[in-house]
Molecule: c-di-GMP-I riboswitch aptamer
Organism: Gammaproteobacteria bacterium
RNA sequence: GCCGAACAAGGGCAAACCUGUCGAAAGGCGGGGACGCAAAGCUUCCGGUCUAAGGGCCAUCCCGGCAAGGGAUGGCUACGACAGCGGGGCUGCUCGC
Numbered sequence: 001g002c003c004g005a006a007c008a009a010g011g012g013c014a015a016a017c018c019u020g021u022c023g024a025a026a027g028g029c030g031g032g033g034a035c036g037c038a039a040a041g042c043u044u045c046c047g048g049u050c051u052a053a054g055g056g057c058c059a060u061c062c063c064g065g066c067a068a069g070g071g072a073u074g075g076c077u078a079c080g081a082c083a084g085c086g087g088g089g090c091u092g093c094u095c096g097c
Base pairs, nucleotide, nucleotide: 003096004095005094012037013036017032018031019030020029021028022027035084041090042089043088045087046086047085048082049081050080055077056076057075058074059073060072061071062070063069
């Protein structure tokens, strides 16, 4: 340095849930708590999944004589999110062939 994760050693992280807080939400952060994890360390480059407030597109209905336009409901959509969904990149402890 590459590969591996058996036997050890020092340890590390922290699911669900509870709670406070931020957010429209998904979800994030703090505290408690441990389901698990050899990278459950970091990183959205690729795929996937989640959310849809605002914006955009579409449909139906209502207002408008009609139109322009506006409103209600629904659907689609990420520039939002997930690194403990998988892959990739970077880095790291111990032991072993």